[in-house]
């Protein structure tokens, strides 16, 4: 340098054009307990790597860029 794959809450992960972007762990609050842990209930937290394009509508399709991984030379 060529080609391929990945990038979504703090972390891991689901979502294959119209979902309120869901779940687990973690965090916070309340209940329970003499207290803690466990358990129960609830809450906050992602404009989906960035910029453009297609579309009535994009996390999802296309292009470029960035970062990481693999592969060929």
């Nucleotide at each position: 340098g060529g080609c391929g794959c990945a990038u979504u809450c703090g972390u891991c992960u689901a979502g294959c054009g119209g979902u309120u972007a869901g779940g687990a762990c973690g965090u916070c609050g309340c209940c329970c307990u003499u207290u803690c842990a466990a358990g129960g209930c609830g809450a906050a937290a992602a404009u989906c790597a960035u910029c453009g394009g297609u579309u009535c509508g994009a996390a999802u399709c296309c292009g470029a860029u960035a970062u990481g991984c693999g592969u060929c030379a």